Context: one part of a larger RNA
RNA sequence: GACGAACGCUGGCGGCGUGCUUAACACAUGCAAGUCGAACGGACCUUUUUUGGAAGAAGCCUUCGGGUGGAAAUUAGGAAAGGUUAGUGGCGGACGGGUGAGUAACGCGUAGAUAAUCUACCUUAAAGACUGGGACAACAGUUGGAAACGACUGCUGAUACCGGAUACGCUGCACAUAGGGCAUCCUAGGUGCAGGAAAAGAGGCCUCUUAACAAUGCUCCUGCUUUUAGAUGAGUCUGCGUCUGAUUAGCUAGAUGGUGGGGUAACGGCUUACCAUGGCGACGAUCAGUAGUCGGCCUGAGAGGGUGACCGGCCACAUUGGGACUGAGACACGGCCCAGACUCCUACGGGAGGCAGCAGUGGGGAAUCUUCCGCAAUGGGCGAAAGCCUGACGGAGCAACGCCGCGUGAUCGAAUGAAGGCCUUCGGGUUGUAAAGAUCUGUUGACAGGGACGAAUAAGCAAUGCGAAUAGUUUUGUGUAUGACGGUACCUGUUUAGAAAGCUCCGGCUAACUACGUGCCAGCAGCCGCGGUAAUACGUAGGGAGCAAGCGUUGUCC
Numbered sequence: 001g002a003c004g005a006a007c008g009c010u011g012g013c014g015g016c017g018u019g020c021u022u023a024a025c026a027c028a029u030g031c032a033a034g035u036c037g038a039a040c041g042g043a044c045c046u047u048u049u050u051u052g053g054a055a056g057a058a059g060c061c062u063u064c065g066g067g068u069g070g071a072a073a074u075u076a077g078g079a080a081a082g083g084u085u086a087g088u089g090g091c092g093g094a095c096g097g098g099u100g101a102g103u104a105a106c107g108c109g110u111a112g113a114u115a116a117u118c119u120a121c122c123u124u125a126a127a128g129a130c131u132g133g134g135a136c137a138a139c140a141g142u143u144g145g146a147a148a149c150g151a152c153u154g155c156u157g158a159u160a161c162c163g164g165a166u167a168c169g170c171u172g173c174a175c176a177u178a179g180g181g182c183a184u185c186c187u188a189g190g191u192g193c194a195g196g197a198a199a200a201g202a203g204g205c206c207u208c209u210u211a212a213c214a215a216u217g218c219u220c221c222u223g224c225u226u227u228u229a230g231a232u233g234a235g236u237c238u239g240c241g242u243c244u245g246a247u248u249a250g251c252u253a254g255a256u257g258g259u260g261g262g263g264u265a266a267c268g269g270c271u272u273a274c275c276a277u278g279g280c281g282a283c284g285a286u287c288a289g290u291a292g293u294c295g296g297c298c299u300g301a302g303a304g305g306g307u308g309a310c311c312g313g314c315c316a317c318a319u320u321g322g323g324a325c326u327g328a329g330a331c332a333c334g335g336c337c338c339a340g341a342c343u344c345c346u347a348c349g350g351g352a353g354g355c356a357g358c359a360g361u362g363g364g365g366a367a368u369c370u371u372c373c374g375c376a377a378u379g380g381g382c383g384a385a386a387g388c389c390u391g392a393c394g395g396a397g398c399a400a401c402g403c404c405g406c407g408u409g410a411u412c413g414a415a416u417g418a419a420g421g422c423c424u425u426c427g428g429g430u431u432g433u434a435a436a437g438a439u440c441u442g443u444u445g446a447c448a449g450g451g452a453c454g455a456a457u458a459a460g461c462a463a464u465g466c467g468a469a470u471a472g473u474u475u476u477g478u479g480u481a482u483g484a485c486g487g488u489a490c491c492u493g494u495u496u497a498g499a500a501a502g503c504u505c506c507g508g509c510u511a512a513c514u515a516c517g518u519g520c521c522a523g524c525a526g527c528c529g530c531g532g533u534a535a536u537a538c539g540u541a542g543g544g545a546g547c548a549a550g551c552g553u554u555g556u557c558c
Stems, first nucleotide, its partner, number of pairs: 001557003005554005012406006018399002020364001025362003029359003034091003039088002042085012059068003098317003107242008117234002122230002125227004130164004139154006170195006177188004200222002203219003209215002243289003250280003255277008292314004296307004319340005342353004370396001372395003378392001379390004409440004420431004444499001445495006454485001460478004465473002502547005507528003513542005523530002
C1' cells in the first nucleotide's frame, strides 16, 4: 500500500459497487421453461340462426265450455361465428442461471492444422412437392390398484407413421481427362450402373380452368423436400508454455507398432483377432501432495513476487457411481433407466424426491442479505400476429463491507482574556475567539406543493412500390396505448443553528507533557524496553498530536 475480511468503541446523509472465503453439508414452502387452435380430431362455453317436441302470454273472436293467435322462457338436434384447451403433433427444455468437487490434463493460454469433420433456426442460389396405405392417443365401455399408475375391447384425425413414383444436382462403384498440391491426395468437368425426397396451413379473388357455385381454379404469405454457397456454433489433432517433492528411480501388456474386421460426423488401439517387441525416463518417467484455468487484480521504479472474489472467455460438475435413449446439438441441473446412501408417503403389496437456480431454513463458522416488486426497458423461447412464459434481467430492501462526495455551521466578538477545570515559582499560565453575546447562511434533515429522463417501435389510418386486387406485404408520413422503479430523482417554498463526532495515540523509532495514584505490585509492550516511592512508558485527570463517520486491533500478500 492492498482486502469478498472479522473483532472492539463510535455512527448524520447521498451516489456507485460488493456481500457463505467454512459443510460440492442436509433441505420445509413458493416460484425459476414453456409456447403454438394459422398442424390435428375432440370436449366445453357464448352469440346468432334453423328444424322438431312439450307448453302456451298479450291481442282478437266467443254460445263463456272455448277457439284463434303465436311473444318471452324451456327442451332435443343441425349450421355459422367467436372463445377456452386435456390429448396427438411441432419448436424450445443442449440457451440463459449456479458452483469449483474433480482435473497437473491438449484442461487452460498462445500459435497453427482439419487434404480427417458435423452444424437446427438464419441468409444465398437451383429444382421439386405426384400417388397410395394402415394405425394410435384423445373419446366410449369394461376392469386392476391405498396411491403412483395402469390393463383390455371398440372408434377416429393430422404438418404423426409407412409404401410406390419422379431425381438436374446428391451418395456409392467403375472408366477416362485437365489443373493443383502437403505423403495419404484435393479441385473441376465428362460417361456408365445402382441408390435415395416431400406436408400442408391461413388470407384474398373470379383474371385463367370448370356447366354453375366458389373450388378441385387462380393468387399471395408461412411451412415441407433435395441440393449449393455462406454465416454461426461445435468436434478432433499439433508446436510451445503451465505448482511442489528424488527422504518417490525405474514405469508400461491394449502397453508401442503392423495387418484384417468393426465403429465414429471424423482421424486414431477407439475396439477386436492375429503378428512383432516395442514405448517412456535424471532435459525427472512413475508415484505422492496441492490446485479449475486465463484476461485480469494487488504490490513494485522496473524486473519480479503474490493472487484468480466481483466482471468477461474457456473447462468441469449437478445427491454418489454407472448407462444409454431422443435429438442438428446431451450421454442432458429443474429428462429417462439401474445401483448405493439419505429423506418422505403407504392399505406393507408398493411408490415419491434431489436448491452447486431465486428467496428462505437448520447446521458448520470469526463471518456474509429479502421466503420483496415488475416484465416498463434489454435479451431469450414459442407464435403469422395479438400475446404468453422468463427469480435471465431491470429495480427496490438489509449491511459504514469498500470507494467517492457532502454535512455537523459562517463572520465578528464584552478580550486590558467571564465562570468552571488543570497547572503554578501563588506573580500568574492554560483551556481560549473557545463559550456567552451580535450579525448572517440554510447545504443535509423535517414538512408542503409541483414532478421526470429512461418510451423506442407495435395496433390503427393515409400515401407509396410489388400484385388482377379493396388480400398480403415494402417504404414513408401520421398516430393511439404502454413505467416495476415511483409520487422516487429533481425543482420550488416554509422552518429553526436548530436534529448530526468520534476513535487512537503522546519514552525513542514517531507528530504530541504535566499532575496525582501505584511502588518489579497492578499493569504496558510492534522492537528497544518501562514499573523495586519524585514513572513524560502502568491507571486516572487536564492539556496536546493524528485521522475523521469513522478510528484502532487481528489476519493475509507485496